[in-house]
Formats: sequence, structure tokens, C1' cells
RNA sequence: GGGCCUGUAGUCUAACGGUAGGACGCCACCCUCACACGGUGGAGAAAGGAGUUCGACUCUCCUCAGGCCCA
Repeated sequence: GGGCCUGUAGUCUAACGGUAGGACGCCACCCUCACACGGUGGAGAAAGGAGUUCGACUCUCCUCAGGCCCA
């Protein structure tokens, strides 16, 4: 330098054009003499930009970051 793949809560991981779900973690409450465990509830996420579309996490393009291969 070229090609391919991947970017989703603090972490891990789904869904695939039409409300982004789950687990761990976090917070509050219940339980307990207390802690832990357990139960209930809650907050919290699409790498950035542009385009297509009635509608984009999803499709297209560019950039950024990471990984693999070739030179």
C1' cells in the first nucleotide's frame, strides 16, 4: 500500500427495514440482628457523518478504531 471481517449499556451477547431484548454488574426496596444468598422494581446502549427509504442498529458510501490475510 491492497483485500476481507467486526464496531449495540461498565462487560458479554441477541434481534435484522417498523417499540433495541437478555445475562453479569449498578441503584432502591423486601428478606436478615447484620452481611451474603434470594425476591421485586428501576436507571443505563446503536463508533462518527452523509445518502436511499414513509420509516435505518439493519441497505449504500466516506471517515475512525480493532482484528486477519497478501505485498

Record summary: This is a predicted structure of a 71-nucleotide RNA (transfer RNA) from a Candidatus Aenigmatarchaeota archaeon. It matches the Rfam family "tRNA". The family's RNA type in Rfam is transfer RNA.